Transfer RNA from a marine sediment metagenome, 75 nucleotides, folded computationally.
[in-house]
RNA sequence: GGGGCCAUGGUGUAGCCUGGUCUAGCAUCCGAGCUUCGGGAGCUCGAGACCCCGGUUCGAAUCCGGGUGGCCCCA
Numbered sequence: 001g002g003g004g005c006c007a008u009g010g011u012g013u014a015g016c017c018u019g020g021u022c023u024a025g026c027a028u029c030c031g032a033g034c035u036u037c038g039g040g041a042g043c044u045c046g047a048g049a050c051c052c053c054g055g056u057u058c059g060a061a062u063c064c065g066g067g068u069g070g071c072c073c074c075a
Stems, first nucleotide, its partner, number of pairs: 001074007010028004020058001030046005051067005
């Protein structure tokens, strides 16, 4: 220098290909409550996220361009 893959809560992930029933699901963590003499376990409720900028579109986590960061390959 060239190429490929990836980036979503505190953590790990689904959804992306095929845009809309997604005000983003699941697990765990955290807070409150129920249950218990108390704890644990269980159950209920709640808070919390689409790497950044721009474009396309009625509508973007999803498509396109650029950037940033990580991993890998070639030179």
The coordinates come from a structure-prediction model, not an experiment, and the mean pLDDT is 81. Its Rfam family is "tRNA".